[in-house]
Context: one part of a larger RNA
RNA sequence: GUGAACGCUGGCGACGUGGAUAAGGCAUGCAAGUCGAACGGGUUUAGACCCGUGGCAGACGAGGUAGUAAGGCAUAGGUACGUACCCCAAAGUCGAGCAUAACCCACCGAAAGGUGGAGCAAUUCUCGAUAGUCUCGCAAGAGUAAAGUUUUAACGCUUUGGGAACGGCCUGUGUGGUAUCAGCUUGUUGGUAGUGUAAAGGACAACCAAGGCUAUGACGCCUAGGGGAGGUGAGAGCCUGACCCCCACCGAUGGAACUGAGAACGGUCCAUACUCCUACGGGAGGCCGCAGUCGAGAAUCUUCCGCAAUGGACGAAAGUCUGACGGAGCGACGUCGCGUGGUUGAUGAAGUCCUUCGGGAUGUAAAGACCUUUUAUGAAGGAGAAAGUGCGUUUUUGACGUAUUGAUGUUACUUCAUGAAUAAGGGGCUGCUAACUCUGUGCCAGCAGCAGCGGUAAUACAGAGGCCCCAAGCGUUACCC
Repeated sequence: GUGAACGCUGGCGACGUGGAUAAGGCAUGCAAGUCGAACGGGUUUAGACCCGUGGCAGACGAGGUAGUAAGGCAUAGGUACGUACCCCAAAGUCGAGCAUAACCCACCGAAAGGUGGAGCAAUUCUCGAUAGUCUCGCAAGAGUAAAGUUUUAACGCUUUGGGAACGGCCUGUGUGGUAUCAGCUUGUUGGUAGUGUAAAGGACAACCAAGGCUAUGACGCCUAGGGGAGGUGAGAGCCUGACCCCCACCGAUGGAACUGAGAACGGUCCAUACUCCUACGGGAGGCCGCAGUCGAGAAUCUUCCGCAAUGGACGAAAGUCUGACGGAGCGACGUCGCGUGGUUGAUGAAGUCCUUCGGGAUGUAAAGACCUUUUAUGAAGGAGAAAGUGCGUUUUUGACGUAUUGAUGUUACUUCAUGAAUAAGGGGCUGCUAACUCUGUGCCAGCAGCAGCGGUAAUACAGAGGCCCCAAGCGUUACCC
């Protein structure tokens, strides 16, 4: 010094912090939706609500550290590349058509769910036209686009260029242990023309060559997320990687593709193990999200409140959603602060302990007297966190007026009342090491970090009185310097 645990004890507050073990299994609830200003339908009625298509989001946020000793991380560079939303600039936004969900009808199934038929819409889908700053090409030339909505003023859509920010890929250097691992390698090392990708590349397939790495430790095995940082130390160094931030990786285990600008914890498919439902035909699931539960463990919290603030998704907006977040709860787990009273009070009560029996100690300690009220209890008052948003007016990037928005919260804070009232323990006293006497015990019972102590006068065991050190803590154990 610690994310600590254990023992004894325990008044308050603020700020932090809390599953380190079984990446073991999970009941229940919630954690990602939103848009009617894209569209169809249904139910109701004149408040709207619901179903589906479609768009955007779901690749963020939240969690964990299993794997990974290098597709990682840190740092310094590079470029053969990409980018939805946002900003700037330029141009365009023409004409047709086929489907389909919900709904309706019929049917299958225990359920999950599914099949057939009819019919309809769109910012869904398809075709055509147009075409340059776009692509290919030396050129000629060839090719590729769009979607509408409505309050008529905007928001959209398509193409191109630039920006911002983010990402992909590559290189140098640094980044554990082990030689009781000494040789390793055949897509291996390089080349040619290719495939593939947004993009370089044995990344991949063909052909050709026989290379490449290694004692400056290859290859193997063991261990391990990395960094900013944290602990300690005069420093050099050594140790660590909790909380917070950045990066990487993972989402029951293993694999795969789809959609998309971008890929998958709460998306899809397959396999495996496990759990659950079943009418035995078949189905459903994934807390390493927030709470919570069982288990294992020395050991780690509430199945809480709120979207008021900050941030995010969607929306023109109102707003909806948000276990992110803001808060409260529990734990002396830590740090810091405060308190448990102050002044006075005896040649010194009582009690207790010691005694050389004279006395000494506890000790101004108590009692008593006089104060104070932090805190506690009760009462009254009472901010800030609130910026915005709606409505109205207006000279409309704005201003003014007005109505309102707080989970925390019985808030902080202030004042008044009551009354010392509500609040001290733990460890130690042989030396190291601050602090000593008596009684009991008699190598017994026991103590102990080391030296050691105890066998009849034990300052070392046990009890008592006294003293010492810390103090709402004090000790012990474990680990680091």
Predicted 3D model of a 481-nucleotide part of an RNA (small-subunit ribosomal RNA, 5' domain) from an uncultured bacterium. The prediction has a mean pLDDT of 87. The RNAcentral record of the full RNA draws on ENA and SILVA.